Source information:
Transfer RNA from an uncultured Lachnospiraceae bacterium, 73 nucleotides, folded computationally. The prediction has a mean pLDDT of 82. The sequence was found in a public genome assembly.
[in-house]
RNA sequence: GCCGGAAUAGCUCAGUUGGCAGAGCGACGCAUUCGUAAUGCGUAGGUCGCCGGUUCAAGCCCGGCUUCCGGCU
Numbered sequence: 001g002c003c004g005g006a007a008u009a010g011c012u013c014a015g016u017u018g019g020c021a022g023a024g025c026g027a028c029g030c031a032u033u034c035g036u037a038a039u040g041c042g043u044a045g046g047u048c049g050c051c052g053g054u055u056c057a058a059g060c061c062c063g064g065c066u067u068c069c070g071g072c073u
Base pairs, nucleotide, nucleotide: 001072002071003070004069005068006067007066010025011024012023013022019056027043028042029041030040031039049065050064051063052062053061
């Protein structure tokens, strides 16, 4: 230099057909317990890596860029 993959909640990831952003774990509150753990119920937490474009509407489609992983030379 070229090719491919990844970037979404604190962590691990889904969302692959464009139409209200989600799960598990974690955090916090309540219940339960003599108390803790476990368990049950609930709450909070997101510029969807960045900049543009397409569209009535973009996490999703298109272009560029950044970072990480792998391959080729």
Rfam family: tRNA. Rfam describes the family as follows. Transfer RNA (tRNA) molecules are approximately 80 nucleotides in length. By type it is a transfer RNA.